[in-house]
Context: one part of a larger RNA
């Protein structure tokens, strides 16, 4: 892992709505007893139960009571109807209550052959080293004592096996092993180490104390009971079609992943347009705008109040400055401002129109974790696939088409069949169905060709305007000139157009700057600005704009989905046709709903049929009971194949295997349907 079997909403009490029968104007019988054909039934059996009067809290009254001073009101009754039995499912409710699942609590035994203390009685400890106490002896000393030497053999002493142990690395890590294995290493006469018997236990024991250890378990062993323990977690929950279909919000909750109630779904009856949407009329309003006249911000100027270690003059003041306070005057700003003010929306009325429309009672529910997209806002940084309302929509619970792929984005809502039409959104070089289609124009950057790229830069191109200049010759380029007073003064070591500062004159000319940039140490020298000529027909500024550059750096692949496109298959702007969805459409069938006819179970017509949770309908099939009518060795079940019937669950037929029991109507009762529960058991 896969195959086969089993595997979860079940039964009894009770009370409730509803279906179906059935008896009645009262009903129904319990428990008994009796009889029986006997674990089945039948008679009898009103004790009880609901009903037959109600109203008050209650005495109490009573078709009325109760409030109340009162009926004046009001409320709850009566004016008439029923009750019961049985039966189908539906939810509630007690019980394990759908199944499977703790971690625990308790009680009762069972454990000290593992280990942790201790208790008795046994056993063990190679070998070497140190050398304490004390005991003699020499020798010194008056002596206290000192010094050598010889014996002796302490010691939780010293090296080191056996022995216990387990430091450090290795290797082991589906192991040789549920703690081992090699090296290394601690004790190794001690608080050692062991054998054997024996005491101590579950809130207890033992413990040189680590919450150890108490049999591979210990912050409460271990077996069994209570016990189906509880689980607001979590996972699982088993045939079919039809019909209608949601919610992720309020509100309360020791509540926030759970709950009751209401909203929003479905069925069943009741009523019968009361419902929606459009228009018209007629209302309430303070948002979006917009304003400043209110409250508040905020900024320039006057003007004027009051003040003022300030600054300057020509100083008794005068002038310029500054800050306060009011006006005025421009021109602004506001959710918590308003002299104003919309569309939308709401309310209310009328007409149309359309539904499987409201609304009521009354059964059963599920949903209270939403998400994303456009609008309007609030939090955040006008960050977030970020949070929090509000209104719409799509997912959710929607499948088809398009966005290359892509729940929430565009289109469009799948009853079923068809090698049919027409279209949406979006497309039409190839991949890929359709246009290399048609007109006029830009882009050269492969910009772009199905997301976005800024501030800022630039003789990039095409357009629009506007101003000058120009055949009396514009601009560009050639050619020739660009002079004199003077090397202007100053300053400087120099300063001669050209460090730097001043002033920038005259004067000859077609024109030439006291000089635009390069150079020199300064000078030279080179060029500009001017002029003249030759050519020769536009040629300078600037504004608005289209489309393009540069700016611009990211992770698996260059990256428009690819190929690949350049008067285009790009961008702009028009045109025309085509493709192009489960959408319309057309042909057939099917299911519901409503109508409407008559042959009464059938024909017409008109809608309608995507679905999760979850409501409601109607059926298949398995097993087993009654009862009827069959089948079968001249082959039952069962298994394998073909055929073939049904909208589907399923169901016949035939042909092989198989070898002995089974099907088929009506009824009825469940251990009734498995793909999943780290499901049980087997098998491979």
């Nucleotide at each position: 892992a896969c195959c086969a079997a089993c595997g979860a909403g079940u039964u009894u009490a009770u009370g409730u709505a509803u279906u179906u029968u059935c008896u009645u104007u009262g009903u129904c019988u319990a428990a008994g007893u009796u009889c029986u054909u006997a674990c089945g039934g039948a008679a009898c059996g009103a004790a009880g139960g609901c009903u037959c009067a109600g109203c008050g809290a209650a005495a109490g009254c009573g078709a009325g009571u109760g409030u109340u001073a009162a009926u004046a009101g009001c409320g709850c009754g009566a004016a008439u109807u029923u009750a019961g039995a049985a039966u189908g499912g539906g939810a509630g409710c007690a019980a394990g209550a759908c199944c499977c699942g703790a971690a625990g609590c308790c009680a009762a035994g069972c454990g000290a052959g593992c280990u942790u203390a201790c208790c008795a009685u046994g056993a063990c400890c190679a070998g070497g080293g140190u050398g304490a106490a004390c005991u003699c002896c020499a020798c010194c000393g008056a002596a206290a004592g000192g010094u050598a030497g010889a014996g002796g053999g302490a010691g939780g002493c010293c090296c080191g096996a056996a022995c216990c142990c387990g430091u450090g690395a290795g290797c082991c890590g589906u192991g040789c092993a549920a703690u081992a294995c090699u090296c290394u290493g601690g004790g190794a006469u001690g608080a050692g180490u062991u054998g054997u018997g024996g005491u101590a236990a579950g809130g207890a024991g033992u413990g040189a104390a680590a919450a150890g250890c108490u049999a591979a378990u210990c912050g409460a062993g271990c077996u069994u009971g209570g016990u189906a323990a509880u689980a607001g977690c979590u996972g699982g929950u088993u045939c079919u079609c039809c019909c209608c279909g949601a919610a992720a919000u309020a509100g309360c909750u020791u509540u926030a992943g759970g709950g009751c109630u209401a909203g929003c779904g479905u069925u069943u009856g009741u009523c019968g347009u009361a419902u929606u949407u459009u228009u018209c009329u007629g209302g309430a309003g303070g948002u979006a705008g917009a304003g400043c006249a209110c409250u508040g911000a905020a900024u320039g100027g006057a003007a004027c109040c009051u003040c003022u270690u300030g600054g300057g003059c020509u100083u008794u003041g005068c002038u310029c400055g500054g800050a306060u306070c009011u006006u005025c005057c421009a021109a602004u700003c506001a959710a918590a401002c308003u002299c104003c003010g919309a569309a939308u929306g709401c309310c209310a009325g009328a007409a149309a129109a359309a539904a499987u429309u409201a609304a009521c009672a009354a059964g059963c529910a599920g949903u209270c974790a939403g998400a994303c997209u456009g609008u309007g806002g609030g939090g955040g940084c006008u960050a977030a696939g970020c949070u929090c309302c509000a209104u719409g929509g799509u997912c959710a619970a929607a499948a088809g088409g398009g966005a290359a792929a892509c729940a929430g984005c565009c289109c469009a809502g799948a009853u079923c069949u068809u090698a049919a039409u027409c279209u949406a959104a979006g497309g039409c070089c190839c991949c890929u169905a359709a246009a290399u289609u048609c007109u006029a124009a830009c882009u050269a950057a492969g910009u772009g060709u199905a997301u976005c790229a800024a501030a800022g830069g630039a003789a990039g191109u095409g357009a629009u305007g506007u101003u000058c200049c120009u055949c009396a010759g514009a601009u560009a380029g050639c050619u020739a000139g660009g002079a004199a007073g003077u090397u202007a003064g100053c300053u400087u070591a120099g300063a001669a157009g050209c460090a730097g500062c001043u002033a920038u004159c005259u004067u000859u000319c077609a024109a030439a700057a006291a000089g635009u940039g390069c150079g020199u140490a300064a000078c030279a020298g080179c060029u500009u600005a001017c002029u003249a000529g030759c050519u020769a027909a536009g040629g300078a500024a600037c504004u608005u704009u289209g489309c393009g550059c540069c700016a611009a750096a990211a992770a698996u692949u260059c990256a428009c989905g690819g190929g690949a496109c350049u008067u285009u298959a790009c961008u702009u702007a028009a045109a025309u046709g085509c493709c192009g969805a489960a959408g319309a459409u057309a042909a057939g069938g099917a299911g519901c709903u409503c109508c409407a006819a008559u042959u009464u179970a059938u024909u017409g017509g008109a809608g309608u049929u995507g679905g999760u949770a979850g409501g409601g309908g109607a059926g298949c099939g398995u097993u087993c009971c009654a009862c009827c009518g069959g089948c079968a060795c001249u082959g039952a079940a069962g298994c394998c194949a073909a055929u073939u019937u049904g909208u589907a669950a399923a169901g016949a037929u035939u042909g092989g295997u198989g070898g002995a029991g089974c099907g088929g109507g009506u009824g009825g009762a469940a251990g009734u349907g498995a793909g999943a529960a780290u499901g049980u058991u087997g098998g491979u």